The part of an RNA shown here (small-subunit ribosomal RNA, 3' major domain) has 474 nucleotides and comes from an uncultured bacterium.
Context: one part of a larger RNA
């Protein structure tokens, strides 16, 4: 100087407390461990692995296994050599890859183009080392810290500044001060959102006027309103009162759409964990080179006495069933999204139309109204299994999703323990997208609808910051 303490002081955080809803019990989905296997490819392992890499494992992917092939599948050309073909089509063998044959032919005098074969250099490796590395990332932590120059103090390691008294979300600011300044962080600058104005008016809008329809901004027209998207205004403790030297704090104070960082996002200091990644990529070293390279068929990554994590669906009446009525936002679309019509109980199929989209396409669902069930393992719950189908795709046996009929398991609110959340949040309800032929999506990321309870407080648990103290630690 640090680190640590079941030392002390001060402070903060869904850390506790106060509340709401979960997990842990059931069934299923998914990931992991284990076991099994010819293979169940590899990585990730307290917090910081486990719906993670994977934002799509039937083949491919694919790295794994079994079997069958090749010695160049792909890139780069250079050098010299050989052939006149190659490609295509076709025959035989084969699971395919491939192997063995057959056939035809262009330009040109030639050089050459092109193709093939072999040789050399060269390639290739998801082989090893993340403890050789770059790059990227997690975490402490969006915590308020981490440092430097000069000066001063100390023999020196170092200290001071950065401490003290206040204050703040903040090393934020003020006062004091052997310190005075500065840098990386904080804040602000950026984006979205909340209010208003100006400009603009199509594909969006429709107040007033006219036309028209069974009905609809459908038509003429309008530029008010909504909206769209560019610019501008607006919030700064600016004003008032109180307290205070000041910074600042308090106020169901004013005004205002918004009040003290308005809300959300992006943004992550010096460093820590020899943290993660050689399997995104790059790269040093080591290793393989008729194989640890490469091509193909089939299998596996989907196994299943079991254990754990994360989820979905439930156990019902604040509910289930049936009928009726209503209201979003955001995003996507041509090998696409599809109105409408017809067939089918349905998944879908056959026609057909609009839209490369503010123009066309998708019923929002909870909700509300009426009715039924009347507390039961039930009209709750839907696992599992049988049958019949639809769709994608060369191909759904291993191993896809969906539909219809039947079947109708466990489960009556979950032990110890444990997680999330402070407001348009939790809870609950549906919608969309990426990946994508299809889909194992109950995942991920967005979007809106409905919409709470509680916070006395900081004694305690956990993590963190500052000061101080002790130390047999570095």
């Nucleotide at each position: 100087u640090g680190a640590c303490g079941g030392g002390g002081g001060c402070c903060c955080g869904c850390a506790c407390a106060a509340g709401c809803g979960g997990u842990g019990g059931a069934g299923c989905a998914u990931g992991u461990g284990g076991u099994u296997u010819a293979a169940u490819u590899c990585g990730a392992u307290g917090a910081u692995a486990c719906g993670c890499g994977a934002g799509g494992a039937a083949c491919c992917u694919u790295a794994c296994c079994a079997g069958g092939g090749c010695u160049u599948a792909a890139a780069u050309g250079u050098a010299g050599u050989u052939u006149g073909a190659c490609c295509g089509c076709u025959u035989a063998g084969g699971a395919a890859a491939c192997u063995a044959g057959g056939u035809u032919u262009u330009c040109g005098c030639a050089a050459g183009a092109c193709a093939a074969a072999a040789u050399a250099c060269a390639a290739g490796g998801u082989g090893c080392u993340g403890c050789a590395u770059g790059g990227u990332u997690g975490u402490c932590g969006u915590c308020a810290g981490c440092u430097c120059g000069u000066g001063c103090c100390g023999u020196g390691a170092g200290g001071u500044g950065u401490c003290a008294g206040g204050u703040u979300a903040a090393g934020u600011c003020c006062u004091a001060u052997a310190a005075c300044g500065a840098g990386c962080g904080c804040a602000a600058c950026c984006c979205c959102u909340g209010u208003u104005g100006u400009u603009a008016g199509u594909u969006g809008c429709c107040a007033g006027c006219a036309c028209g329809u069974a009905a609809u901004g459908g038509u003429g027209g309008g530029a008010a309103c909504u909206c769209u998207a560019a610019c501008a205004a607006g919030a700064c403790u600016g004003c008032c009162a109180g307290u205070g030297u000041a910074a600042a704090c308090u106020g169901c104070g004013a005004g205002g759409a918004a009040g003290g960082u308005g809300g959300g996002g992006a943004u992550g200091a010096c460093g820590u964990c020899a943290a993660a990644u050689c399997a995104u990529c790059a790269c040093g070293g080591c290793c393989c080179u008729u194989a640890c390279g490469u091509c193909c068929u089939g299998g596996g990554c989907c196994a299943c006495a079991c254990a754990c994590g994360u989820g979905c669906u439930a156990c019902a009446a604040u509910g289930g069933g049936c009928g009726g009525u209503a209201c979003a936002g955001a995003g996507a679309g041509c090998a696409g999204c599809u109105a409408c019509c017809u067939a089918g109980u349905g998944a879908u199929a056959g026609g057909a139309u609009g839209c490369g989209a503010a123009u066309c396409u998708a019923u929002a669902a909870a909700a509300c109204c009426g009715u039924u069930c009347u507390c039961a393992g039930u009209u709750c719950g839907g696992a599992u299994c049988g049958g019949a189908g639809u769709c994608u795709g060369c191909a759904a046996c291993u191993c896809g999703a969906c539909u219809c009929c039947g079947u109708g398991a466990a489960g009556c609110u979950g032990g110890a323990a444990u997680c999330g959340c402070u407001a348009g949040u939790a809870a609950u309800c549906g919608g969309a997208u990426a990946u994508c032929a299809g889909c194992c999506a109950u995942g991920a990321u967005c979007c809106g609808g409905u919409g709470a309870a509680u916070a006395c407080g900081u004694u305690c648990c956990c993590g963190g910051g500052c000061c101080u103290u002790g130390u047999a630690c570095a």
Model confidence (mean pLDDT): 80 of 100. The RNAcentral record of the full RNA draws on ENA and SILVA.